[in-house]
Context: one part of a larger RNA
RNA sequence: CGCAUACGGUGAAUGCCUUGGCGGUAACAGGCGAUGAAGGACGUGGUAGCCUGCGAUAAGCUUCGGGGAGUCGGCAAACAGACUUUGAUCCGGGGAUGUCCGAAUGGGGGAACCCACCUCGUUAGAGGUAUCUAUUUCUGAAUACAUAGGAAAUAGAAGCGAACCUAGGGAACUGAAACAUCUAAGUACCUAGAGGAACAGAAAUCAACCGAGAUUCCGUCAGUAGUGGCGAGCGAAAGCGGAAAAGCCAGCACUUUUUAGCACUUUAUUUAAUCGAAUGGUCUGGAAAGUCCAACGAUACAGGGUGAUAGUCCCGUAGAUGAAAAAUAGAGUGUGGAACUAAGGGUGCGAUAAGUAGGGCGGGACACGUGGAAUCCUGUCUGAAGAUGGGGGGACCAUCCUCCAAGGCUAAAUACUCGUUACCGACCGAUAGUGAACCAGUACCAUGAGGGAAAGGUGAAAAGAACCCCUGUUAGGGGAGUGAAAUAGAAUCUGAAACCGUAUGCGU
Numbered sequence: 001c002g003c004a005u006a007c008g009g010u011g012a013a014u015g016c017c018u019u020g021g022c023g024g025u026a027a028c029a030g031g032c033g034a035u036g037a038a039g040g041a042c043g044u045g046g047u048a049g050c051c052u053g054c055g056a057u058a059a060g061c062u063u064c065g066g067g068g069a070g071u072c073g074g075c076a077a078a079c080a081g082a083c084u085u086u087g088a089u090c091c092g093g094g095g096a097u098g099u100c101c102g103a104a105u106g107g108g109g110g111a112a113c114c115c116a117c118c119u120c121g122u123u124a125g126a127g128g129u130a131u132c133u134a135u136u137u138c139u140g141a142a143u144a145c146a147u148a149g150g151a152a153a154u155a156g157a158a159g160c161g162a163a164c165c166u167a168g169g170g171a172a173c174u175g176a177a178a179c180a181u182c183u184a185a186g187u188a189c190c191u192a193g194a195g196g197a198a199c200a201g202a203a204a205u206c207a208a209c210c211g212a213g214a215u216u217c218c219g220u221c222a223g224u225a226g227u228g229g230c231g232a233g234c235g236a237a238a239g240c241g242g243a244a245a246a247g248c249c250a251g252c253a254c255u256u257u258u259u260a261g262c263a264c265u266u267u268a269u270u271u272a273a274u275c276g277a278a279u280g281g282u283c284u285g286g287a288a289a290g291u292c293c294a295a296c297g298a299u300a301c302a303g304g305g306u307g308a309u310a311g312u313c314c315c316g317u318a319g320a321u322g323a324a325a326a327a328u329a330g331a332g333u334g335u336g337g338a339a340c341u342a343a344g345g346g347u348g349c350g351a352u353a354a355g356u357a358g359g360g361c362g363g364g365a366c367a368c369g370u371g372g373a374a375u376c377c378u379g380u381c382u383g384a385a386g387a388u389g390g391g392g393g394g395a396c397c398a399u400c401c402u403c404c405a406a407g408g409c410u411a412a413a414u415a416c417u418c419g420u421u422a423c424c425g426a427c428c429g430a431u432a433g434u435g436a437a438c439c440a441g442u443a444c445c446a447u448g449a450g451g452g453a454a455a456g457g458u459g460a461a462a463a464g465a466a467c468c469c470c471u472g473u474u475a476g477g478g479g480a481g482u483g484a485a486a487u488a489g490a491a492u493c494u495g496a497a498a499c500c501g502u503a504u505g506c507g508u
Base pairs, nucleotide, nucleotide: 001507002506003505004504005503006502007501008500009499015493016457017456020428021427022425023424024423025422026421027420028419029417030416031160032159039101040100041099042055043054044053046079047078049075050074051073061095062094063093064092065091066090070083071082072081106115107114108113116129117128118127119126120125131157132156133155134154135153136152137151138150139149164195165193166192167191168190169189175182179229205212206211216243217242218241219240220239226234227233247409248408249407251349252348253347254346255345256344258343259342261335262334263333264332265331266330267329268328269327270326271325273321274320275319279294280293281292283290295312296311297301303315304314305313358382359381360380361379362378363377364376365375368394389404390403391402392401393400444451445450464492467479468478469477470476
C1' cells in the first nucleotide's frame, strides 16, 4: 500500500411525522375612507430585545351579556409586586380614548418633521383655518345698469382595495416554415368609471308567405354558410333544446288609494355559549388505548388528544337549549292622514324625439380583408318625409311581409373571490407543498426599478446531567446520576453513500 472482516468518525440521504401550503364544495360577505381609510413611524409592560396587543386613559378604560377558578399575551424562565367567589383572567355586543405620518386637508416639507393665524379658555389646553363641484346669500371692477372676480354658509367629492365589468387608447414577439395585406389581437399594457355584480334589454327585431315575440347565459346548429396574399388562418346566424323569466315610464287636469318614511311588536339568522349517553378486570410493557375475559351506550362508531392502536379517560360529536346588546332579512300593527316631497291605480286631453334618417368622401365595427356589400358607428361636406308617413327583409327595383329610429328605466338566470364560517381531497409532506411550516417578502444583493434565500423533529415528561476527575479552558471528554433508551445529551428521532480512520487476518 492492497483485499477481507469488525468497530468507529464524518455526512446527511431514507423512513416516519406535521404546526404550513395547494385545490375545491356550501353558505355568507362583496367594500373601507374627511366621524380621517389602507399602510406605516414612534411610543406603551416593574426588569434589555423582538413578535402580538394597544395609543399619553397606551398587553389597556367603560358598559351590557356569557363563564366560573385561578390570573397578570408569546419567544421565556426567574425575581419582585399585584388582582380574584364583593366573580378576576378569558369569550362576545355596544361605547370611550385613539400621539405623528399617510387622500392628509392651516402653510411648508427631504413621510412620520418645521413654522403659523383665528375663536374659546385663568393656565394647561380645546376647536377651526386645503382644493374642487352644486346651491343659496352677501359683496363687487374696468363701466351707468350689469357681468367677471371676491367672501360666507350648507351639502357632496377625493384616497385605498384581489379578481370580475364597461368605456377611451392600444403594441410587439409569434404564425404565414422568408415577408409587406393578414395573424398574434382588440390580446398584453395604459387611462377613466361603476357595482355586488357590470353590460344588455322590452323590436324602426327575426322570419319567410308559415310564423315567432325584450335581454343575458349554456348546449346544439357547426368547424357548417361564408370570409381569406381564397395562403396561414378567421369563422357566424336563424332555428331547436335548456337556465331564468317581468315588464314599464314621461306633459297637463281631475279622481282615488296606499306605500316609502318614522315608531312599536313579532319571527328567523348571525355575532359568546349551555346540557350532552356508556367499562371494569387479567397479561405484556417504562407507559395500555394492545392481548385475553366479561359488560354497556349509540338520533353520539365525525375528528383530535391522552406515556403504543380508546364508541364508553379528556375535548368533542348526534340531539336539545340559549342573547342584555348590535346587525341583517321578513311579517304585522300604529302614526301625519295632505303640510311638503316621492310613488301606485283609474279617467280625460295632449305629445310621439331634425342638422336627425339618408347621401358623397375618408375610416372603423359587423365571422364578412371594398368586394356585387346590405346593416351599424362617424371625421368632413350635405340633407328629407311627417302615419295618405317612415325603416328593414344582404347591391338595386317592384310586389308582399314585418316593424315604428333619432328619449329613458328595469330583477333573475351570467362573471369573479382580497375575505368570513363549516366541510372535503386516489393533493404535497420540508430540494416537496406558497418565495415563505421556522419572527420571510426577512437576511442579503442593487444608485434604483427590482431581485431574493437558507433554515422543521431530544424525551411520555426536562426528569436538560447535582457531585468528582483530566485540562490553559465557559472547549472536549471520563465517571456518577436521570430515563424504557443517553450510540435519545441539547451539533439531540431514524442515521444510507461518497470520504477518513482503528483493530485483526492475508498478500506485496
Molecule: large-subunit ribosomal RNA, domain I
Organism: Thiomargarita sp.